[in-house]
Transfer RNA from a Candidatus Yanofskybacteria bacterium, 72 nucleotides, folded computationally. It matches the Rfam family "tRNA". By type it is a transfer RNA. Its mean pLDDT, the model's own confidence on a scale to 100, is 83.
RNA sequence: GGGCCGGUAGCUCAAUGGCAGAGCACUCGGUUUGCAUCCGAGAGGUUGUGGGUUCAAAUCCCAUCCGGUCCA
Numbered sequence: 001g002g003g004c005c006g007g008u009a010g011c012u013c014a015a016u017g018g019c020a021g022a023g024c025a026c027u028c029g030g031u032u033u034g035c036a037u038c039c040g041a042g043a044g045g046u047u048g049u050g051g052g053u054u055c056a057a058a059u060c061c062c063a064u065c066c067g068g069u070c071c072a
Stems, first nucleotide, its partner, number of pairs: 001071007010024004018055001026042005048064005
């Protein structure tokens, strides 16, 4: 330098162009003498960045940054 894969909540990951979710973690409540477990509720997101296409983009296209991997 070139090819491919990935970047989404604090962490690990989902989401066929049509309201962005789950588990763990966090907060509150219930249960307990208390803790843990368990149950319920809540908070938490400019979907790496910048453009484009579209009525509508995490998703499609272009550029770019970062990480991984292969080739040279």